[in-house]
RNA sequence: ACGGCAUCAAGAGUGCGUGAGGGUACUGGCCCAAGGAUCGCACGGCAACCUGUUUGGGCUCAACAAGCCGAAAUAAGGUGCCACAGCCAGCCUGCAAGGGACCGAUGUGGC
Numbered sequence: 001a002c003g004g005c006a007u008c009a010a011g012a013g014u015g016c017g018u019g020a021g022g023g024u025a026c027u028g029g030c031c032c033a034a035g036g037a038u039c040g041c042a043c044g045g046c047a048a049c050c051u052g053u054u055u056g057g058g059c060u061c062a063a064c065a066a067g068c069c070g071a072a073a074u075a076a077g078g079u080g081c082c083a084c085a086g087c088c089a090g091c092c093u094g095c096a097a098g099g100g101a102c103c104g105a106u107g108u109g110g111c
Stems, first nucleotide, its partner, number of pairs: 002110001004108005013043005021032003026090004044082003049078003052074004057069003086103001091100003
């Protein structure tokens, strides 16, 4: 890079440096921004996808162990995240509310 699965309307800031754009395809809007956007670092925090730990349950077994499945808790580790709904809309469907798709992000395993 490609492709599978899951989630994406909740949540979470301070300081220092940088110095003009940014809001993650594109377009149109709207919003943030020299009273400092963005990005980086330090500390802090949010969250619970994966690992670990703890506590139960189920399957298998004559039974135990091991193995497998599933639930809850924790937050030690691996990520991720800390303006506005993935900021809103675009394509399909529907009277509408809404639903779906596309694109994107994060995790996880595959290749």
Molecule: SAM riboswitch aptamer (S box leader)
Organism: Phycisphaerae bacterium